[in-house]
This is a predicted structure of an 82-nucleotide RNA (c-di-GMP-I riboswitch aptamer) from Steroidobacter sp. Taxonomically the source falls in Steroidobacter (Bacteria, Pseudomonadota, Gammaproteobacteria, Steroidobacteraceae).
RNA sequence: UUUUGAAAAGGGCAAACCCGUCGCAAGAUGGGGACGCAAAGCCACCGUUCCCGGAUCGAUUCGGGAAGGCCGGGCUGCCGAA
Numbered sequence: 001u002u003u004u005g006a007a008a009a010g011g012g013c014a015a016a017c018c019c020g021u022c023g024c025a026a027g028a029u030g031g032g033g034a035c036g037c038a039a040a041g042c043c044a045c046c047g048u049u050c051c052c053g054g055a056u057c058g059a060u061u062c063g064g065g066a067a068g069g070c071c072g073g074g075c076u077g078c079c080g081a082a
Stems, first nucleotide, its partner, number of pairs: 002082004012037002017032006035069001041075003045072001047070001048067008
């Protein structure tokens, strides 16, 4: 450096749910809490899903927002093995 693994050691994160705050909403965030995670660390590029608004008879289409613990992808990282 590359691939691979999570047995060990040191650890890390935190689903659902509850309370507070923000938001039209999806959802975000602080605390509690652990379903789980070898990247459950970071990034909305691709797909997917969700929310809001407009156009459209409808099919559909346009704009904005959200989700990285939905998938793909990019970057970075502790320990072990080869």